Model confidence (mean pLDDT): 75 of 100. Predicted 3D model of RNase P RNA and transfer RNA as a complex of 481 nucleotides. It holds a member of the Rfam family "Bacterial RNase P class A". By type it is a ribozyme.

RNA sequence: CAUGAGGGGUGUGCGGUCGCUGCGAUUAAUGCGCAGAGGAAAGUCCGGGCUCCAAAGAGCUGGGUGGUCGAUAACGUCGACCGGUCGGAUUGCUUGCGAUUCGGUUAGGGAUCAGUGCCACAGAAAACAAACCGCCUUCGUUGGCACUUCGGUGCUAGCGUUGGUAAGGGUGAAACGGUGAGGUAAGAGCUCACCAGCAUCGCGAGUGAUCGCGGUGGCUAGGUAAACCCCACUCGGAGCAAGAUUCAACAGAGGCUCGGCACUGUAAUGUGUCGCACGUCUGCUCGGCGUGCAAUCCAAGUCUCGGGUAGAUCGCUAGAGGCGUACCAGCAAUGGGCGUCCCAGAUAAAUGAUCGCAGCAGCUUUCGGGCUGUACAGAACCCGGCUUAUAGCCCCUCAUGCUUU
RNA sequence: GGGGAUAUAGCUCAGUUGGGAGAGCGCGUGGAUCGCACCCACGAGGUCGGGGGUUCGAGUCCCCCUAUCUCCACCA
Repeated sequence: CAUGAGGGGUGUGCGGUCGCUGCGAUUAAUGCGCAGAGGAAAGUCCGGGCUCCAAAGAGCUGGGUGGUCGAUAACGUCGACCGGUCGGAUUGCUUGCGAUUCGGUUAGGGAUCAGUGCCACAGAAAACAAACCGCCUUCGUUGGCACUUCGGUGCUAGCGUUGGUAAGGGUGAAACGGUGAGGUAAGAGCUCACCAGCAUCGCGAGUGAUCGCGGUGGCUAGGUAAACCCCACUCGGAGCAAGAUUCAACAGAGGCUCGGCACUGUAAUGUGUCGCACGUCUGCUCGGCGUGCAAUCCAAGUCUCGGGUAGAUCGCUAGAGGCGUACCAGCAAUGGGCGUCCCAGAUAAAUGAUCGCAGCAGCUUUCGGGCUGUACAGAACCCGGCUUAUAGCCCCUCAUGCUUU
Repeated sequence: GGGGAUAUAGCUCAGUUGGGAGAGCGCGUGGAUCGCACCCACGAGGUCGGGGGUUCGAGUCCCCCUAUCUCCACCA
C1' cells in the first nucleotide's frame, strides 16, 4: 500500500411548487404561521413506569438468575476487578514447561463437603477399579545342552497350571499424578528427591471474589448440574384491544347460587353470628372478599349461546426528556450542579410527489457530457437495555499478500 | 398493537433417562397374471426450518433469527 474479517461513529445536503397530519392566531379567507420518523421506530427477548384485577395476603408447588464489588427506578443490562481459557511478545532453563507483560474470550455457585442418574462405539478395564498381551513366580510335563558315582543334578526352551504385578503395549473425549533414583522374583508412592495438584492450619494484603508466604497431612482426588437435584437471591396476574366517560343500534334465551340460632320490631321487616353453596384473589391449602331476595314471578351476581355497533372524548405525550458544559465526585459505568429548549401524536392510520443545484457510487463517452441508483428500514402508551438488519464514508484492531528500510 | 403454538422423506405424522434417524401412503426395480389392479420381495429418497453455544457426542438441552397457523374489540 492492497484485500478480507471484527468493533465503534455517521448514515445525503440546500431551495422552489403542489399535497397530507397536528397545533396556534385572526380581520373567518378553497387563506396565514409553526412543527412533522429511527439508530435501529424491527424482533417482542429481559426490566420498569402507568392502568385494572380487592387494598395485592401467608405457605407449598412452579418460574427466573448465579464469581466479587459497584451503577441503576429496575434488570438476565452496564462498569471495574478476580479466576479459567486462547493467542502474541520478552525471558529462564530441565526444550516443553515456568515467569513477566499485552490482547481476545468466558451462562463462572455446589460434582472429595447431601444424594441420584449417565459416560454409546472402541477397549482387558469407564468409576468402593480391573487384568487381554506382556513381566515374574509355584507345580507338573516334553525336548535340548553340560556334568555324572549312571541313581540323578544344573542351565535353558515350549505347553498346561498356582499366585503376584500394574513398569511397557494398544483403545478412547476421558485410563486412578509426572520425571529420576533406591528397592524387588518381577513390580508398584513401596520409599526418597524435585515438580504439578488437593485438603487443612497459621500469618499477611484486599470491602470482597481472591492472592502471597509458611507449616502439616494423606500420597492423587475422572467428567457431566444449558441432567435430576442442593444452596443463595428473586418473582401475584393481565396488558393502552389496559382502563374511564359517552352516543347510536339490537332480541333475547338458558344454566348455577340458603339454612340454623339470637336480638329488635311489625302492615311489610331489619341487624348480628355460625355453618353451607356459588363466584373470586388465574395450580393446591390456609386466610380473605362479594352474593345468597323470594312461595312463584320480577330483581342481583356469574357463566354459555344468540343479537347489535365498527362512533366520539379522555388515557396521549413536559418526560427516569433533549442539547450544551475547560463545573464537581468517581479508574469507569454513572450520579450531581449550571445554562438552554419544547421537539410527531395518527386511528386504516399524515410524514409524500415533482423540479433545480450540489455530494457519493456504478455504467458509458465523440471527454463537453449523458443515463441509472442513493443502505437497513419506517412511530402507534412511555422509558432503560439486549438481539438482529444496515450501501457508502471516517476511526481502531487483527489476518494475508506485495514493496521499501 | 398484544398473547400462544408449530416446523423431521414428495404427503400425513412418530421419535425421553442425549449415543440406531423411523412408520404408513406415494416412487423405482423385480416377481406373480393372458394383461391391469390388489398382492409378494428388494431398493432409492433426509442440510431433522437456518445459525451459534453446552457436551466426548444434540432431532432432543440453552440462545438468536426465519416461515406458517391461531386467539384477543365495544354495547347490552